[in-house]
Context: one part of a larger RNA
RNA sequence: AUGAACGCUAGCGGCAGGCUUAACACAUGCAAGUCGAGGGGUAACAGGGAGAAGCUUGCUUUUCUGCUGACGACCGGCGCACGGGUGCGUAACGCGUAUAGAAUCUACCUUGUACAGGGGAAUAGCCCAGAGAAAUUUGGAUUAAUGCCCCAUAAUAUUAUUUAUUGGCAUCAUUAAGUAAUUAAACAUUUAUGGGUACAAGAUGACUAUGCGUCCUAUUAGUUAGUUGGUAAGGUAAUGGCUUACCAAGACAUCGAUAGGUAGGGGUCCUGAGAGGGAGAUCCCCCACACUGGUACUGAGACACGGACCAGACUCCUACGGGAGGCAGCAGUGAGGAAUAUUGGACAAUGGAGGUAACUCUGAUCCAGCCAUGCCGCGUGAAGGAAGACUGCCCUAUGGGUUGUAAACUUCUUUUAUAUAGGAAGAAACACUGGUAUGUAUACCAGCUUGACGGUACUAUAUGAAUAAGGACCGGCUAACUCCGUGCCAGCAGCCGCGGUAAUACGGAGGGUCCAAGCGUUAUCC
Numbered sequence: 001a002u003g004a005a006c007g008c009u010a011g012c013g014g015c016a017g018g019c020u021u022a023a024c025a026c027a028u029g030c031a032a033g034u035c036g037a038g039g040g041g042u043a044a045c046a047g048g049g050a051g052a053a054g055c056u057u058g059c060u061u062u063u064c065u066g067c068u069g070a071c072g073a074c075c076g077g078c079g080c081a082c083g084g085g086u087g088c089g090u091a092a093c094g095c096g097u098a099u100a101g102a103a104u105c106u107a108c109c110u111u112g113u114a115c116a117g118g119g120g121a122a123u124a125g126c127c128c129a130g131a132g133a134a135a136u137u138u139g140g141a142u143u144a145a146u147g148c149c150c151c152a153u154a155a156u157a158u159u160a161u162u163u164a165u166u167g168g169c170a171u172c173a174u175u176a177a178g179u180a181a182u183u184a185a186a187c188a189u190u191u192a193u194g195g196g197u198a199c200a201a202g203a204u205g206a207c208u209a210u211g212c213g214u215c216c217u218a219u220u221a222g223u224u225a226g227u228u229g230g231u232a233a234g235g236u237a238a239u240g241g242c243u244u245a246c247c248a249a250g251a252c253a254u255c256g257a258u259a260g261g262u263a264g265g266g267g268u269c270c271u272g273a274g275a276g277g278g279a280g281a282u283c284c285c286c287c288a289c290a291c292u293g294g295u296a297c298u299g300a301g302a303c304a305c306g307g308a309c310c311a312g313a314c315u316c317c318u319a320c321g322g323g324a325g326g327c328a329g330c331a332g333u334g335a336g337g338a339a340u341a342u343u344g345g346a347c348a349a350u351g352g353a354g355g356u357a358a359c360u361c362u363g364a365u366c367c368a369g370c371c372a373u374g375c376c377g378c379g380u381g382a383a384g385g386a387a388g389a390c391u392g393c394c395c396u397a398u399g400g401g402u403u404g405u406a407a408a409c410u411u412c413u414u415u416u417a418u419a420u421a422g423g424a425a426g427a428a429a430c431a432c433u434g435g436u437a438u439g440u441a442u443a444c445c446a447g448c449u450u451g452a453c454g455g456u457a458c459u460a461u462a463u464g465a466a467u468a469a470g471g472a473c474c475g476g477c478u479a480a481c482u483c484c485g486u487g488c489c490a491g492c493a494g495c496c497g498c499g500g501u502a503a504u505a506c507g508g509a510g511g512g513u514c515c516a517a518g519c520g521u522u523a524u525c526c
Stems, first nucleotide, its partner, number of pairs: 001524002004522005011378006017371002019336001024334003028331003033078003038075002041071002045069003048065008085289003094214008104206002109202007117151004127140005157182008166173002187194002215261003222252003227249008264286004268279004291312005314325004342368001344367003350364001351362004381412004392403001394401002418462005426453001432447006470515005475496003481510005491498002
C1' cells in the first nucleotide's frame, strides 16, 4: 500500500469502491426501437355521419360507414456495426510511439454545382380455401408505395484514347484541351418545409504498410514448400502468395529463429531520496470475444452479444410426427469460494436512436437501497473542583502508595441525536402565445410549461450531558511493570527464545503504552 478476507468492537456524515474463484449453468422481468409528413389500410380506443328499433322526445340499444383523431398487424425508410459486458484467446495480424498510402472506402453531417421527363410489372397485407399439438406453413384471387424494373436526359463521374504541360529515382502523377462509349432520381404536405439523384470538396470513421520498443526457458538449435522472390491471371474499396498456374531456389536464425510456458496492451496505480522493482481493480484509449467450432447474407459500415445458416455439447416443450433456447447487458438464482450488493425509482438532467415537431424508446445515464471495503470530516462534552473524600479494586516495608481532577459537587454549551416548523439549487429549453426588427424566412425579447432524487440538502426553534469507546500490546527488537495462579505441565512465539516452585515472556488481576470508530491477524507487493 490493497477491489481484500477473518476475529473483537461500532455513533453520524460526505466522496469513492464492491465475483480477484467457475469465459460454470441459468427460472422470471426488463435492456432497440421509431416514423401515419413514404404506403395500402382499419384489429382496438375515441368522435362524427346515415339507417332501424324502443320510447321517458332527446336519450338508449343496434346495424352500416376510414369520414376524423389516432392506430394492432403488414409493405417501406432510418437505426439495430452505437451504447452496455467480459478478458477466453493472443508474445504479435495485438498494443505503445513515430511515420507513409503516387494502393483505398466513408451512411448521417457541412459547403458548392447541376438535375428530378415518361412508362411498366409485381408483392405483403386484406379476402377465400386448406395442413399442423405447436413452432409454423401451402394454394387461389386481388391491391399500394419514398419498394422493384425499363426508357429518356447528363458531366468537373467511370472506362478507353489523342495532344500538350509541369513534376518524380521509378511503376507513374498533376494541369489544360479534345474524341468515343457507359451510368441517375421520389415524392409527401397542414404551403411553412422536409426529403430525392449525380458530381466536387470538407469533416468523421475505417482499411493497408513500415521503423523502433514490448515476459520466462538453450535441460528448446536448427526452422520453412505458398515456404522466399519473379511473370501472368483472378480476387478486393485497395496493395500484397491474398489465391491459382508456371519459373527460379530462395527466406529466417546464437543481435536467439523454431518450439514450450505464461499473459490482453497502454494512459496510469503502488513503492522508493532516486535509479529501479511490482501491478494493469475503478476511470479513459486500443484490441479480442459473445454456449463451442465454422460460414456467409444484408448493409456506408459486421463476417454482427439480445440477426441468419450448418455441425457439436447441454437444457426445455411435444399429441413422438416435430420444435424452442443461449445473462461475459441490468437486477436476480444455483454452484464454486475466505470473499463481493436491490428481481428498486426516473427519463427531471446529460447523451443516444427515430421523427418537421409534439413525442416515443433508452437497466446508457442520473438517483435511491445494502456493506466501516477505503479515504476524509465530526462527535461521544467544556470550565472549575483536593477533604488529594468516605468507599471499592490493586500494591505495600502496614507508615502508606496508586487508580486520581478521575468522581461527587458548581457553572456552561447543544455539534450530534430527538421533536416541531420552513425549505432549495440542479431548469435552460423544445413546443405554444404575445411583442420588436420592414412583410416572410429568421433573429431577439417577454410570458407559460417541465424535478426521479425529495419534503432530501439546508435553516430556525425547543428540551436536556442528555443518544454515542473500543481493540491490540507491555522480555529484547519496541513505547509500556507489579501481584496471584501454574510448575518443561498448561501454554506462548514474527526472530532471538520463555515455562522443570519466587515467570515483567504462559493464564488472571491491577496499573501502564499505542492507535481510535476502529483495532488486530492473515495474504500479497515495494
RNAcentral holds the full RNA, with entries from ENA. Predicted 3D model of a 526-nucleotide part of an RNA (small-subunit ribosomal RNA, 5' domain) from an uncultured prokaryote.